[in-house]
Model confidence (mean pLDDT): 84 of 100. The RNA shown here (transfer RNA) has 72 nucleotides and comes from a Nitrososphaerota archaeon. Rfam family: tRNA. Gene Ontology term of the family: triplet codon-amino acid adaptor activity. The family's RNA type in Rfam is transfer RNA.
RNA sequence: GGGCCGGUAGCUCAAAGGUAGAGCACUCGACUUGCACUCGAGAGGUUGAGGGUUCGAGUCCCUCCCGGUCCA
Numbered sequence: 001g002g003g004c005c006g007g008u009a010g011c012u013c014a015a016a017g018g019u020a021g022a023g024c025a026c027u028c029g030a031c032u033u034g035c036a037c038u039c040g041a042g043a044g045g046u047u048g049a050g051g052g053u054u055c056g057a058g059u060c061c062c063u064c065c066c067g068g069u070c071c072a
Base pairs, nucleotide, nucleotide: 001071002070003069004068005067006066007065010024011023012022013021018055026042027041028040029039030038048064049063050062051061052060
């Protein structure tokens, strides 16, 4: 330098154009003498950046950035 895969909640990952979600973690409550477990509730997102297409984009197109991998 080129090909491919990936970047979404604190972490690991979903969402194949129509309200952005799950598990774990976190907070509160119940339970317990207390903690843990368990149960219930809640908070938490510029979806890597910038453009484009569309009534509508995490998703499609273009450029760039970052990580992984293969080739040179």